[in-house]
RNA sequence: GAUAAAGGCAACUCCGUCGAAAGGCGGCGACGCAAAACCACCGGUCUAAGGGGCGCGAGCCCUAUGGCAGCGGGGCUACCGAA
Repeated sequence: GAUAAAGGCAACUCCGUCGAAAGGCGGCGACGCAAAACCACCGGUCUAAGGGGCGCGAGCCCUAUGGCAGCGGGGCUACCGAA
């Protein structure tokens, strides 16, 4: 980062599965992506099993040790080579 070339990844939905959930994994399929490869270090954000508080109760509130890399920053690796 281009009206280039070779490719790559795979949103949403649905089905199955794991999970308390967020979400993960697999299949179908492409919304899109120049790192939409990888990493939870920072910010942000999602969930609340467990814990704490309130309530007669139903429940409500707080909380990450659980997530999101396709939210941003950062780290790190990679294909091609016009301006």
This is a predicted structure of an 83-nucleotide RNA (c-di-GMP-I riboswitch aptamer) from a soil metagenome. The RNAcentral record of the sequence draws on MGnify.